A computed fold for a 1410-nucleotide RNA from an uncultured prokaryote, annotated as small-subunit ribosomal RNA. Model confidence (mean pLDDT): 85 of 100. It matches the Rfam family "Bacterial small subunit ribosomal RNA".
[in-house]
């Protein structure tokens, strides 16, 4: 974009056209070819006797046109374009005839058989029926003398007819170039086949038939076979070029129930004739008959799915006729159907309050939308009513009172469909919640879906709109215009060559290609361009142009072909010479290794990571001597030579291809490439005979392993070798076909040759083999004169992954395979270069308590404290590897409290705002109900504010009624905020410029350095930003300023810095200084920086803390707070009272206590620093063993208090379950607190558990660290072995970066990219699909060979029958004829074999897809 379409919604009108693509399936009924009395007898009917109608017959002409159909057919079937050996009824045109006779069948009449369909005999009759004669211009046949051969008449006289023969038309029949659909997994085909002679047959050429003769014909340019197919003009698509199609119109072809056949005719082997045979159907009286819609209604069937048993011959056309006329389902109309194209309409115009209503909403508005309503108009189409055509130029009108005019009518009666992520024009709400369902492709849907569904709104098309089916475009995706093959699919493993393609230079011809001109033809519609007619279009119609094709005919030579003649630059050819692992045979050398043999000699060999298994006291390994034998040639040796490749490597000889250099007086295009073709090809592997040293599949045995049918180790057997034959593959790779020609260079190397001198060197030149590079070139990668550049030429080969290089079938092979080669099915990718990332039991640097030196721990034991489980009526809920588990929780007896249980409220505990009451509220006494919340009463004190003095305003308080309130209910995968890690790792990135097609690179890599992307230097980068550093606080020194609750050196006092005094110094807290690789030497590049010294309180960041880059882990939190969505409202909300969060077979994390002497006990009393205190801290006295109680001073704190520190010093125990150890239990008390029973803390007596240093494994920690000691604080009525801080006392050890972990920075691979916790193989188990084999076992199409032999033509016969003619007076004969019979041919049938295709098929392969 189109379509004979069909579904689905939906549907007002004309017009024009178009309506079984399916079962060439069967057909009920009606029509669909008849017609002429002017051919010619017979009967009936009427009759005005003039005639006129009908009827069945015999003739004539038409029933071969005209509708229909597309089975067959791959064909001269059709297109086109030519061609001869041909006939043509009616038609035209001239032209000649048209005479004499004769014998019959129908009808009819009689009879007669049958159910019918239809006959049978005698009889009688006419014709333009039928026969004979005669003439014959011309015609035909001839032996060229001759022979053959015709007619029909009708009738009112004007025509109509008939015969001969020519010409024309016209429509046929043949004949032949050229074109025409797929399969080679169809390669050989073919006996009347090819061909000649002869005869026969046709109109008419021919093997169209027959006999006889040759043996030919067809076929890689595709025969034969399969398979599908009516061809064409045209149609439909495309820019064209092509590709798909053959309805409607139009031409030609076939075919009429299937299969055969001739007959009649001008024409047929006949859709609506005929015979025969086969299948249905139908009649029947069983004996026989009928019969053919693939005419046009119409019926059933089959389907997705195609229509009325309408009307007329008025036109146009057909048939008969002289003619009226007749017949005509051709055709003309009309009918359903929106199948298609056109055209028209379903109203115009004003109308804002932007009305109601929907609908969304930020709650303000938006949108629907001038859209409605209202006012005004106007009448296409429709309906009503009137008039009325052209088609028919005289009559005649099916359509039809149709078109069209005209008038009335009233906005009146007339809009739907798909879509709205992208692609594609149009988005928002609800409702679902990977469910329903959508989907042309991508892909949507797991609670916020512009994607499903439903609304509102929007696009778009419009009487239609969508869907599905088919073609063509896009698709340069088969590439003829106009594609490719080094890595994406694709170069044959390589030569030699056949056909075939292509092919140097000159010149003459020739004209087949080619150009250019003319002519014939290219049917009509259609397509296009111009008129022109339906009011416009669609339609229709007129011209016209083209139709690119094919013939003929003249020309022209340029370039292809051919043809003559040359020619030498391609190729070959001779001569010298040159280098090589080219081949092939024979022969021959030395080293090794194995084995024997016969010495020396002893205990191990010998093998690996490490060992074993093997060998070895029967003498091995090892040494030395000799022999034996098969294999392979160290060094030369090389990116080196040689060969088409495969390939080839000691040395000698014989043979033998090939290259290259030089030179030349041959030849003269002899080349190039190569479908089929054949040759030759590593390993392996196959046969037959050798032949075997060393290797070494198969196999054993030993190791390693979880296993180890592997890698290691000991052995070993085909094999490797040789001969002679398969075999025909390899990543046979340059992943790169072959030849020829052009296109910068530099440089290494092998083989010639040439010059030149400085004689060992330069330059040149040929022809090989390698690097790096320009132009081009290429998605990149790379290739680049040995092209993957730029051009010719001819060959293979690709066309989406997989299935599958599989399957059948061929072919070849002993086999094993090879080779040729597909389908169903299935998926939306497979792939190829390069990027950045991420990875790596891959390299390089690097770095970190990361390992390694050390030190202390945990994991064993008992508390103790999270957590999982388990119970439970709940055991409230989060957090799960590091980065959850003494974490939220800085503190659960009630409360917290989210949880159970039970009792209660229901505008609420808590906010806004209505109305109505009361002026309050509150606070307090009492009583009663109850577990309390609660309720019911009471007592007693208060009696709001501001007023314009009005219950006006505010407030509060009760009651009421609705909007709300309230959720620790879900969603951290809807989110903000904060946080946790990687990590104090050093990285993250950007602007501009370059470079790349691109993603990207570069910068930021690289030498160096550093704690650092820290800095220096180089460098197509140059700058920058976040980030490291710094810059902020604390500690470590000094200095200054300023001393009161702090200090006290002086000088005074005290029991005491107590008190004067001072502020010097600790101190406090305010400012300041000080360090920066500044200095010096050495390294280093003369740099950054490192080493190492000085000097300093501190030295290379002085130590500590704060400060977390881009960005990851959908990391954690909706139970801190905030939030959107969902979800409950007499509850998932709010009160209360008890329980629970505290449970315990049992596991794991993290801490305390200790298993003891570096300790326990028991004296003794020195030294801190941080902090805290008013519902507090609590001195000091005073009771209590004690926990504490009772009193009481100070402190809102450098003033007082907590405050005593504690390891430390003495003494004593003497290695034990102890004077260790303190769990566990018993009772006595203490204190918080309404209350300690689930369920605190303490203290005191008394009980004394496990624990004697802890498997495997794993944690912390580099210096004032680790250990170890004991203070302080916050939460908190009361409850730390937890978490914060804070002194005291104080180590060991680092050789170093192999490993282990984590991380940085380069580079490499790569098939990951959710990124190695990746990706993915393949066996099994399952469930599906489609496919191969498969014993057979259905049908199908064809074919060979034989048997059978209907109708019918022909031949032969014809004893039966026999009007015309001729003989005969007649009987009758004879000529010609008919039945019948036989013989060739033949259709269905059959019998046996074959070659293909399909269908099914136990069982079984393999292959997809979950």
């Nucleotide at each position: 974009a189109a379509c004979g379409a069909a579904c689905g919604c939906u549907g007002g009108c004309g017009g024009c056209a178009g309506g079984c693509u399916u079962a060439a399936c069967a057909c009920a009924u009606g029509c669909a070819a008849g017609u002429c009395g002017a051919g010619c007898g017979c009967c009936c009917a009427c009759u005005u006797c003039g005639g006129c109608g009908g009827g069945g017959g015999c003739g004539g002409c038409a029933g071969a046109c005209g509708g229909g159909u597309g089975a067959g057919u791959a064909a001269c079937g059709c297109g086109u374009g030519g061609g001869a050996a041909u006939a043509u009824a009616c038609c035209u045109u001239a032209u000649g005839g048209u005479a004499c006779g004769g014998a019959a069948c129908a009808a009819c009449a009689g009879u007669u058989g049958g159910a019918a369909a239809c006959g049978g005999c005698u009889g009688c009759u006419a014709a333009u029926a039928c026969c004979g004669u005669a003439u014959g211009u011309g015609c035909c046949c001839u032996u060229a003398g001759g022979g053959g051969g015709a007619a029909a008449g009708a009738u009112u006289u004007a025509u109509c007819g008939c015969c001969a023969a020519a010409a024309g038309a016209u429509g046929g029949g043949c004949c032949c170039g050229c074109g025409u659909u797929a399969g080679a997994u169809u390669a050989g085909c073919u006996a009347g086949u090819u061909g000649g002679u002869g005869a026969g047959g046709u109109a008419a050429u021919g093997g169209c038939u027959c006999a006889c003769c040759a043996a030919g014909g067809c076929g890689a340019c595709g025969a034969u076979c399969u398979a599908u197919a009516g061809c064409u003009g045209g149609u439909u698509u495309g820019a064209g070029a092509g590709g798909a199609u053959g309805a409607u119109c139009a031409g030609c072809c076939a075919c009429a129930c299937u299969g055969g056949g001739a007959c009649u005719g001008a024409g047929a082997c006949a859709c609506g004739g005929c015979c025969c045979a086969g299948a249905c159907u139908c009649c029947u009286a069983c004996g026989g008959g009928a019969g053919g819609c693939a005419g046009c209604a119409g019926u059933g069937g089959g389907g997705a799915a195609u229509a009325u048993u309408g009307g007329a011959c008025a036109a146009u056309g057909g048939g008969g006729g002289a003619a009226a006329c007749c017949c005509u389902g051709a055709u003309c109309c009309a009918g359903c159907g929106a199948u298609g194209c056109c055209g028209c309409g379903u109203g115009u115009g004003u109308g804002a309050u932007g009305a109601a209503g929907g609908c969304c909403u930020u709650a303000g508005g938006g949108u629907u939308g001038u859209a409605a309503a209202a006012c005004a108009c106007u009448u296409u189409c429709g309906c009503a009513g009137g008039g009325g055509a052209u088609g028919a130029u005289a009559a005649u009108g099916a359509c039809a009172g149709u078109a069209c005019c005209c008038u009335g009518u009233a906005a009146a009666g007339a809009a739907g469909c798909u879509c709205c992520g992208g692609c594609u024009a149009a988005c928002u709400c609800c409702g679902u919640g990977c469910c329903a369902g959508c989907a042309g492709c991508c892909g949507c849907g797991g609670u916020a879906a512009u994607a499903c569904g439903g609304a509102g709104g929007g696009a778009g098309c419009u009487a239609g709109c969508g869907u599905u089916g088919u073609u063509c475009g896009g698709a340069a995706u088969u590439a003829c215009u106009g594609g490719g093959c080094g890595u994406a699919a694709a170069g044959c493993g390589c030569g030699c060559g056949u056909a075939g393609g292509c092919g140097g230079c000159u010149u003459g011809g020739c004209a087949a290609g080619u150009u250019g001109a003319g002519g014939g033809u290219g049917a009509a519609a259609g397509c296009c361009c111009g008129g022109g007619g339906c009011u416009c279009a669609a339609c229709c119609u007129c011209g016209g142009a083209a139709c690119u094709g094919c013939c003929c005919u003249c020309a022209a030579a340029a370039c292809u072909a051919c043809u003559a003649a040359g020619c030498u630059a391609g190729a070959g050819a001779u001569c010298g010479g040159u280098a090589g692992a080219g081949g092939a045979g024979a022969g021959u050398g030395g080293a090794a290794u194995u084995u024997c043999c016969a010495g020396u000699g002893u205990a191990g060999c010998g093998g690996u990571g490490a060992a074993a298994u093997g060998c070895g006291u029967a003498g091995a390994u090892a040494u030395a001597g000799g022999a034996a034998g098969a294999a392979a040639c160290a060094c030369c040796a090389g990116a080196g030579g040689c060969g088409a490749a495969g390939g080839c490597g000691g040395c000698u000889c014989u043979c033998u291809g090939g290259a290259c250099c030089g030179a030349u007086a041959c030849u003269g295009a002899c080349g190039c490439u190569g479908a089929g073709g054949u040759a030759c090809g590593a390993a392996a592997g196959c046969g037959u005979g050798g032949g075997g040293a060393g290797c070494a599949a198969a196999c054993a045995g030993g190791a390693u392993u979880a296993g180890a049918u592997a890698c290691c180790c000991u052995g070993g057997u085909a094999g490797u070798c040789c001969a002679c034959g398969c075999c025909g593959u390899a990543a046979a790779c340059g992943a790169u076909g072959a030849a020829u020609g052009c296109u910068a260079g530099u440089u290494g190397u092998c083989g010639g040759g040439g010059a030149g001198c400085a004689u060992g060197c330069u330059c040149u030149u040929c022809g090989g083999u390698g690097a790096c590079g320009c132009a081009g070139c290429u998605a990149a990668c790379g290739c680049a004169u040995u092209a993957a550049g730029c051009a010719u030429u001819c060959c293979g080969c690709c066309u989406g992954g997989g299935g599958a290089g599989u399957a059948c079938g061929g072919u070849c092979g002993c086999a094993a395979g090879a080779u040729u080669a597909a389908a169903a099915c299935u998926c939306a990718a497979a792939g190829g270069a390069a990027u950045u990332g991420a990875c790596g039991g891959g390299g390089g640097c690097c770095c970190g308590c990361a390992c390694a030196a050390g030190c202390g721990g945990u994991g064993g034991a008992g508390c103790a404290u999270g957590u999982g489980g388990u119970u439970u009526a709940a055991u409230u809920c989060g957090a799960c590897g590091c980065a959850a588990c003494g974490c939220g929780c800085a503190g659960a007896a009630c409360c917290u409290u989210a949880c159970c249980a039970g009792c209660c409220c229901u505008u609420g505990a808590c906010a806004u705002a209505c109305c109505a009451a009361u002026c309050g509220c509150g606070g307090u006494u009492c009583c009663g109900a109850g577990a309390g919340a609660u309720c019911g009463g009471u007592u007693c004190c208060u009696u709001c504010a501001g007023u314009u003095c009005g219950g006006c305003u505010g407030g509060a308080u009760u009651g009421g009624a609705u909007a709300c309130a309230g959720g620790u209910g879900c969603u951290g995968c809807a989110u903000g905020g904060c946080u946790g890690u990687c990590g104090u790792c050093a990285g993250c990135u950007c602007g501009u410029g370059u470079c790349g097609u691109g993603a990207g690179a570069u910068g930021u890599u690289g030498g160096g350095u550093u704690a650092a992307g820290u800095c220096c230097c180089g460098c197509a980068a140059c700058g920058a930003g976040c980030g490291c550093a710094a810059c902020c606080c604390c500690c470590a020194u000094c200095c200054u300023u300023a001393g009161u609750u702090g200090c006290c050196a002086u000088c005074a006092u005290u029991u005491a810095g107590u008190u004067g005094g001072g502020c010097a110094c600790u101190c406090u807290a305010g400012g300041g200084a000080a360090a920066c690789u500044g200095c010096c030497g050495g390294u280093g590049a003369u740099a950054a920086g490192c080493c190492g010294g000085a000097g300093g309180a501190a030295g290379g960041u002085g130590g500590g803390g704060a400060u977390g880059a881009c960005g990851u882990c959908a990391a954690g939190u909706c139970c801190u707070c905030a939030u959107g969505g969902c979800c409950c409202u007499u509850a998932u909300g709010g009160g209360c009272u008890g329980g629970g969060c505290u449970a315990c077979a049992c596991a794991c994390g993290u801490g305390c206590u200790a298993c003891a002497a570096u300790g326990g006990c028991g004296g003794u009393g020195a030294c801190a620093g941080u902090g805290a205190g008013c519902a507090g801290c609590c001195a000091c006295u005073c009771c209590g063993c004690g926990a504490g109680g009772a009193g009481g001073a100070g402190c809102u704190a450098a003033u007082c208090u907590c405050u005593a520190a504690a390891a430390g010093c003495c003494g004593u125990c003497u290695c034990a379950g102890u004077u260790c150890g303190g769990a566990u239990u018993g009772u006595u008390c203490u204190c918080u607190g309404c209350a300690a029973c689930u369920c605190g803390a303490g203290a005191g007596c008394a009980u004394g558990a496990a624990g004697u240093u802890g498997g495997a494994a794993u944690c912390g920690c580099u210096a004032g660290u680790a250990a170890u000691c004991g203070u302080g604080g916050a939460u908190c009525a009361g409850c730390a072995u937890g978490c914060c801080a804070c002194g005291g006392u104080g180590a060991a050890u680092a050789c170093g970066u192999u490993c282990c972990c984590g991380g940085g920075c380069c580079u490499u691979g790569u098939a990951c990219a959710c990124a190695c916790c990746g990706c993915c193989c393949g066996u099994c188990a399952c469930a599906c699909c489609a496919u191969g084999g498969g014993a057979g076992u259905u049908g199908g199409u064809u074919u060979u060979a034989c048997c059978c032999g209907a109708a019918g033509c022909c031949g032969g016969u014809g004893c039966g029958c026999g009007a015309a003619c001729c003989g005969g007076c007649a009987a009758u004969g004879g000529a010609g004829g008919c039945a019948g019979c036989c013989a060739a041919c033949c259709a269905c049938g059959g019998u046996a074999g074959g070659c293909u295709c399909a269908g099914c098929g136990a069982c079984u392969g393999g292959g997809g897809u979950g």